A computed fold for a 113-nucleotide RNA from Hydrogenophaga sp. RAC07, annotated as Guanidine-I riboswitch aptamer. Of the family's consensus pairs, 100% are formed in the model. Its mean pLDDT, the model's own confidence on a scale to 100, is 80.
RNA sequence: CUUGAAGACCGCUAGGGUUCCGGGCUCAGAUCCGCCACAGAUCUGAGCCGUCUGGUCCGAGAGCAGUCGGCCACCAUCGCGUGGUUCCACGGAGGGACAAAAGCCCGGGAGAC
Numbered sequence: 001c002u003u004g005a006a007g008a009c010c011g012c013u014a015g016g017g018u019u020c021c022g023g024g025c026u027c028a029g030a031u032c033c034g035c036c037a038c039a040g041a042u043c044u045g046a047g048c049c050g051u052c053u054g055g056u057c058c059g060a061g062a063g064c065a066g067u068c069g070g071c072c073a074c075c076a077u078c079g080c081g082u083g084g085u086u087c088c089a090c091g092g093a094g095g096g097a098c099a100a101a102a103g104c105c106c107g108g109g110a111g112a113c
Base pairs, nucleotide, nucleotide: 007068008067009066011064012063015058016057020055021054022052023049024048025047026046027045028044029043030042031041032040069086070085071084072083073082074081088108090111094106095105096104
């Protein structure tokens, strides 16, 4: 310098924010309670809050597990067969998408060793 599959997919987790659900606060209306009113409770609508534990959602190259695949060997059965193997891996800033953010994507990048 070149080639190759340091492969692909599925589930989960670390992590992430706020589209939806739920939660909290404020306002308005109605109902209940009471003689009226205040206060309280319930329901509906609107706004704000993720410095709201949560549900939905996103989610790892360097996290976990699995399925398939690759390579090697064997086979008394030649098969969706059996066994082995599939190493290592520090990492910005900045930008991007979805509602938004992120260990997602740019990216096994730039860079470092």